Context: one part of a larger RNA
């Protein structure tokens, strides 16, 4: 490219990313209970014992060994938080072109618009109530020339 224009919303079809979704499957931290290794440290009937003390008996004193407290790692549960999966389902966003209207933009052919309510394949209609960012005639007040 200029009303042979501009423009909206449903649908239909590729494709992006997203919400929900019975759930399922990983991870993370932490919480309560069970279990309780090594270890230290506290006890201590028993047990064993070279140096110390005693002529010996035996003592001190040390070792095993029991007990107990803490205490990894392990289980058990019930929840948390991130992820990742999921038939379905909701809108969005992109797309040359489709499909059905023709609601907005001129008084856009019912003036537009907000807010509610309520119907409809959708764009929208309708009722209530509000603005004027309406056109067009006519009066009023102001202002300027």
């Nucleotide at each position: 490219c200029a009303c042979c224009g501009c423009c909206c919303g449903u649908c239909a079809c590729a494709c992006c990313a997203u919400g929900a979704g019975a759930g399922u499957c990983u991870g993370c931290a932490a919480c309560a209970c069970c279990c309780g290794a090594a270890g230290u440290c506290a006890g201590u009937a028993g047990u064993u014992u070279a140096a110390c003390c005693g002529c010996a008996a035996g003592g001190a004193g040390a070792g095993c060994g029991c007990u107990g407290c803490c205490g990894a790692a392990g289980g058990u549960g019930g929840g948390g938080c991130c992820g990742a999966u999921g038939a379905u389902u909701g809108g969005g966003g992109u797309g040359a072109a489709g499909u059905c209207g023709u609601a907005a933009c001129a008084a856009g052919g019912u003036a537009g618009c907000c807010g509610u309510a309520u119907c409809g394949g959708a764009a929208g209609g309708u009722g209530c109530g509000g603005c004027u960012g309406g056109a067009u005639c006519a009066c009023c007040u102001c202002c300027u020339u």
The part of an RNA shown here (small-subunit ribosomal RNA, 3' minor domain) has 145 nucleotides and comes from a Pseudomonadota bacterium.
Model confidence (mean pLDDT): 80 of 100.
The organism belongs to Pseudomonadota, within Bacteria.